[in-house]
Description
A computed fold for a 698-nucleotide part of an RNA from Streptomyces violaceochromogenes, annotated as large-subunit ribosomal RNA, domain II. It matches the Rfam family "Bacterial large subunit ribosomal RNA". Its mean pLDDT, the model's own confidence on a scale to 100, is 83.

Context: one part of a larger RNA
RNA sequence: GCCUGCGAGUUUGCGGUGUGUUGCGAGGUUAACCCGUGUGGGGAAGCCGUAGCGAAAGCGAGUCCGAAUAGGGCGUUUCAGUAGCACGCUCAAGACCCGAAGCGGAGUGAUCUAGCCAUGGGCAGGUUGAAGCGGAGGUAAGACUUCGUGGAGGACCGAACCCACCAGGGUUGAAAACCUGGGGGAUGACCUGUGGUUAGGGGUGAAAGGCCAAUCAAACUCCGUAUUAGCUGGUUCUCCCCGAAAUGCAUUUAGGUGCAGCGUCGUGUGUUUCUUGCCGGAGGUAGAGCACUGGAUAGGCGAUGGGCCCUACCGGGUUACUGACCUUAGCCAAACUCCGAAUGCCGGUAAGUGAGAGCGCGGCAGUGAGACUGUGGGGGAUAAGUUCCAUGGUCGAGAGGGAAACAGCCCAGAGCAUCGACUAAGGCCCCUAAGGGUACGCUAAGUGGAAAAGGAUGUGGAGUCGCAGAGCCACCCAGGAGGUUGCCUUGGAACCACCCCCCCUUGAAAGAGUGCGUAAUAGCUCACUGGUCAAGUGAUUCCGCGCCGACAAUGUAGCGGGGCUCAAGCGUACCGCCGAAGUCGUGUCAUUGACACAAUAGGCCCAACGGGGGUGGGGAUGGGUAGGGGAGCGUCGUGUGCCGGGUGAAGCAGCACCGGAAGGUAGUUGUGGACGGUUCACGAGUGAGAAUGCAGGC
Numbered sequence: 001g002c003c004u005g006c007g008a009g010u011u012u013g014c015g016g017u018g019u020g021u022u023g024c025g026a027g028g029u030u031a032a033c034c035c036g037u038g039u040g041g042g043g044a045a046g047c048c049g050u051a052g053c054g055a056a057a058g059c060g061a062g063u064c065c066g067a068a069u070a071g072g073g074c075g076u077u078u079c080a081g082u083a084g085c086a087c088g089c090u091c092a093a094g095a096c097c098c099g100a101a102g103c104g105g106a107g108u109g110a111u112c113u114a115g116c117c118a119u120g121g122g123c124a125g126g127u128u129g130a131a132g133c134g135g136a137g138g139u140a141a142g143a144c145u146u147c148g149u150g151g152a153g154g155a156c157c158g159a160a161c162c163c164a165c166c167a168g169g170g171u172u173g174a175a176a177a178c179c180u181g182g183g184g185g186a187u188g189a190c191c192u193g194u195g196g197u198u199a200g201g202g203g204u205g206a207a208a209g210g211c212c213a214a215u216c217a218a219a220c221u222c223c224g225u226a227u228u229a230g231c232u233g234g235u236u237c238u239c240c241c242c243g244a245a246a247u248g249c250a251u252u253u254a255g256g257u258g259c260a261g262c263g264u265c266g267u268g269u270g271u272u273u274c275u276u277g278c279c280g281g282a283g284g285u286a287g288a289g290c291a292c293u294g295g296a297u298a299g300g301c302g303a304u305g306g307g308c309c310c311u312a313c314c315g316g317g318u319u320a321c322u323g324a325c326c327u328u329a330g331c332c333a334a335a336c337u338c339c340g341a342a343u344g345c346c347g348g349u350a351a352g353u354g355a356g357a358g359c360g361c362g363g364c365a366g367u368g369a370g371a372c373u374g375u376g377g378g379g380g381a382u383a384a385g386u387u388c389c390a391u392g393g394u395c396g397a398g399a400g401g402g403a404a405a406c407a408g409c410c411c412a413g414a415g416c417a418u419c420g421a422c423u424a425a426g427g428c429c430c431c432u433a434a435g436g437g438u439a440c441g442c443u444a445a446g447u448g449g450a451a452a453a454g455g456a457u458g459u460g461g462a463g464u465c466g467c468a469g470a471g472c473c474a475c476c477c478a479g480g481a482g483g484u485u486g487c488c489u490u491g492g493a494a495c496c497a498c499c500c501c502c503c504c505u506u507g508a509a510a511g512a513g514u515g516c517g518u519a520a521u522a523g524c525u526c527a528c529u530g531g532u533c534a535a536g537u538g539a540u541u542c543c544g545c546g547c548c549g550a551c552a553a554u555g556u557a558g559c560g561g562g563g564c565u566c567a568a569g570c571g572u573a574c575c576g577c578c579g580a581a582g583u584c585g586u587g588u589c590a591u592u593g594a595c596a597c598a599a600u601a602g603g604c605c606c607a608a609c610g611g612g613g614g615u616g617g618g619g620a621u622g623g624g625u626a627g628g629g630g631a632g633c634g635u636c637g638u639g640u641g642c643c644g645g646g647u648g649a650a651g652c653a654g655c656a657c658c659g660g661a662a663g664g665u666a667g668u669u670g671u672g673g674a675c676g677g678u679u680c681a682c683g684a685g686u687g688a689g690a691a692u693g694c695a696g697g698c
Base pairs, nucleotide, nucleotide: 001698002697003696004695005694006693011093012092013091015090016089017088018087019086020085021084022083023082024081027048028047029046033042034041035040052059053058062074063073064072065071096234097233099231103224104223105222106221107220108219114198115197116196117195118194119193120192121191122190123188125157126156127155128153132149133148134147135146136145137144161185162184163183165182166181167180168179169178200216202212203211204210237632238631239630240629241628242627247260248259249258250257251256261367262366263364264363265362266361267360268359269358272357274352275351276350277349278348279347280346281345287339288337289336293333294332295331297329298328299327300326305321306319307318308317309316310315370395371394372393373392374391375390376389377388378387379386400411401410402409415588416587417586418585420584421583422582426578427577428576429562430561431560435575437574438573439572440571441570442569448564454548455547458545459544460543461542462541463540464539465538466537467536476531477530478529479528481505482504483503486500511526515524516523589622590621591620592619595616596615597614633687635684636683637682638681639680641678642677643676644675651671652670653669654668655667656665657664658663
């Protein structure tokens, strides 16, 4: 890992509550227990209901508060209950199943290891040479020196022994701590045998929270115990109908829960719901505005204050100072408003819709992590696949078609069958269903098939303003002068460093000079003018489509690919076609309401009340997670009636067949060798793919 088996909403209670049903009914019903074995008889204590109010005493269709006959609260009138059975939910219990770490109690452990006690044992060999003592020297005596002797030391080197510092190996190991080579101690706070002692909030510890039997921040065993787990995982057959939520408030609350909201089922009401038209309302958003509150720009006027001057005081004059008010023009605002929509909201009315509309009461829930997208906003950086609101949509719980692929985008809501048809979004050259469709334009960039500020005689269209046969524009030929080298400055300044001024003359025209240039001149050139030539030539605005700006990592790689240029690109108009589980056609199943028939005392079932089932045509509906409701299949057993079986039961295997599913056998073949099936009803240890599930096998 696979296979087989096992494996999770159960049981108890004179519990609570609701629904269904049965009995009796203003009543209903017994419990323990007894007699007893007949699903029998007894047993009225008790419980619920028939009356409430008050904390209570208590009173009573009233009562309580109150002084009250006031007033108010709760009741009274209309209002059926009770006992059993079944089912839904709930309460107390292990309470759907598995899962802690831990807590408490009683015990067992010091054969491992830590310390201690008692009694034993062990330490090859080599080295060093303390004190003391002796001799000699020395001294007044010493101290002291020296030579011996001596054999001290948590002394030295190094085996046994003890340890475990480094490296390599080992790491499903030879080994649940080892092996190899080096390393440290090795007469000591040394190592070690045997016996003993200290016990779990306790011991022991040269102290690492170490060790206390491969277990230690509180050992192990059993018990309390199925501890608790707002947490994770798992939770077993089928079909039918409906179908959510990820919100508000509160919470030692935030991944939990309570109430409300939204779902479903029952019951009551019976259009009250919704949509549209019309009528009538409230409002202060978008926008706009500046009348208020504030912000803020420029001009005019210029009070006040300051400076300067005159002045004994009063006062006067002046001012590139300050600059109120007023005024002109132009602005800004979520917490400004003289104004002010569209939507939305409320009410009335009419019509439509007639639906899984609305509302009330009750049973049962789930949800209370939401996501993206359009629109209006706050936070952020007018960042985020960002965050927080509001309002729609989709996903969630939604399949199908399109977007190459792609929960949230576009189209569209899948009962089933069909080798029929029409369409939506999107498409129609090939891959690939359908047009290399029609008409007129645009694009040359493979733009299309990524991107900005900015830049440019790209190109098409529409304008405006100039000049132009009295000859434009461009090329070409010629002129482009004189006062004068203007003044100033400067070493110099002559059109051309800088400052000032920018005149006059001759002329067809020519600047006190547009550039290049020189040290300064010179030189070239321009403006301007004449000639030549002969038809358009400049400036500017807007619009369409393009160009540059444009750099990334495996391989083209920013059309899905091939490929596409009067397109197979872009724009406008038009015709046709393809295209979905949409719609239609045909057949069929189910649900639901209305109608008709049958029946409504019999001719269907049931003893009755009452309830259920039928037939017909047409209408509507049938995506679905959590969840609610309904109807069934199958397994084991019991009762009952009826059946089968050695002329072969169950089981197993194959074939054939039937049913809308779970499933089944009027059949048949083989195997097997003794029990089994069916009707109705009842009762459950009743359905397996998942739980790092449990056991076994492979």